[in-house]
RNA sequence: GAUCCCGUGGUCCAAAGGCAAAGACGCCUGGGUGACAACCAGGAAAGUGCUGGUUCAAUUCCAGCCGGGAUCA
Numbered sequence: 001g002a003u004c005c006c007g008u009g010g011u012c013c014a015a016a017g018g019c020a021a022a023g024a025c026g027c028c029u030g031g032g033u034g035a036c037a038a039c040c041a042g043g044a045a046a047g048u049g050c051u052g053g054u055u056c057a058a059u060u061c062c063a064g065c066c067g068g069g070a071u072c073a
Stems, first nucleotide, its partner, number of pairs: 001072007010025003018056001027043005049065005
């Protein structure tokens, strides 16, 4: 330098044009226990890397940029 992939709660990871952005782990509260844990119920926590574009509607499609990764040179 070229091509391709990825960026979403604290962490990991779904949703791939339209319901309230789902789930696991973690965290908080209550139950539970002699106590701790397991287990059960409930809760908080992300508007999706940034800026534009397309669309009635964008996490999703397009462009540029930023960051990470893979391959080739």